A computed fold for a 183-nucleotide RNA from Ureibacillus endophyticus, annotated as Lysine riboswitch aptamer. The prediction has a mean pLDDT of 76. The sequence was found by an Rfam model in a public genome assembly.
[in-house]
RNA sequence: AGUAAGGAUAGAGGCGCAAAGACCAUUAGUACACAAUUCGAGGAGAAUGAGGUCCGUUGACAAUUGUCGAAAGGGGAAUUUGCCGAAGCUACAAGAUGCUCAUUUAAUCUUGAAGCUGGUUCUGUUGUUGAAUAAAUGCAGAACUGUCAUAUAGGUUUUACUAUAUGGAGGGCUAUCUUACGC
Numbered sequence: 001a002g003u004a005a006g007g008a009u010a011g012a013g014g015c016g017c018a019a020a021g022a023c024c025a026u027u028a029g030u031a032c033a034c035a036a037u038u039c040g041a042g043g044a045g046a047a048u049g050a051g052g053u054c055c056g057u058u059g060a061c062a063a064u065u066g067u068c069g070a071a072a073g074g075g076g077a078a079u080u081u082g083c084c085g086a087a088g089c090u091a092c093a094a095g096a097u098g099c100u101c102a103u104u105u106a107a108u109c110u111u112g113a114a115g116c117u118g119g120u121u122c123u124g125u126u127g128u129u130g131a132a133u134a135a136a137u138g139c140a141g142a143a144c145u146g147u148c149a150u151a152u153a154g155g156u157u158u159u160a161c162u163a164u165a166u167g168g169a170g171g172g173c174u175a176u177c178u179u180a181c182g183c
Base pairs, nucleotide, nucleotide: 002181003180004179006178007177008176009175010174011173014084016083017082018081019080020079023076024075033067034066035065036064037063038062042055043054044053046104047103048102049101050100051099087117088116089115090114092112093111094110095109096108097107118145119144120143121142122141123140124139125138127137128136147168148167149166150165151164152163153162154161
């Protein structure tokens, strides 16, 4: 010269990522509540079993009509804040959530480690989720863009740089400092 995913600090990609409150549309004239009518013995809401308490022929549950009439989650365009594995997804493990216990299962939330994705957009889908044809996400395809390497050409004339093509991945890339080994 170099080697080690070395260590630390600061940065870049761009319709860049995420969160928060207010506003808006949707959810929805839905749920709940109240009244009337009908029915007539059970009902208390994931399923089954056991238990416990309460309500019910003074009409429960259910259905119809009428009156009143939401919310959460998801979404939109701005604002603010935090950031550049930002963040997202997958399956696994643990815990929590319905009157109690047991079994099974679904959904949601939190934590953990593991794997994948550089970023954005569009198209398709017989996937998942969702009230939804919105959005998100899985899979497949395409395009644009940033970065590095290689090749060619131009430029420079040791260089720096630009364009095109191909390929790789963020455990990356750029800059500075530094540790160990080594020359």